This is a predicted structure of a 73-nucleotide RNA (transfer RNA) from a Candidatus Woesearchaeota archaeon. Lineage of the source: Archaea > Nanobdellati > Candidatus Woesearchaeota. Rfam family: tRNA. Rfam's curators write: Transfer RNA (tRNA) molecules are approximately 80 nucleotides in length. RNAcentral holds the sequence, with entries from ENA and MGnify.
RNA sequence: GGGCCCGUAGUCUAGUGGCUAUGACGUCUCCCUCACGCGGAGAAGGUCCCCGGUUCGAUUCCGGGCGGGCCCA
Repeated sequence: GGGCCCGUAGUCUAGUGGCUAUGACGUCUCCCUCACGCGGAGAAGGUCCCCGGUUCGAUUCCGGGCGGGCCCA
């Protein structure tokens, strides 16, 4: 330098045009316990990497950029 794939809560992840963006772990509160842990109930936490375009409507489609991974040279 060229090709391909990926970017969603602290971490991992589902969702691939329209519903309030999904779940697990973690965090916090309450219950339980002498206490910790386990267990039960609940809550908070997201500019869906950035800019622009298409569309009535974009996390999703298109272009560019940034970042990461793999391969080729």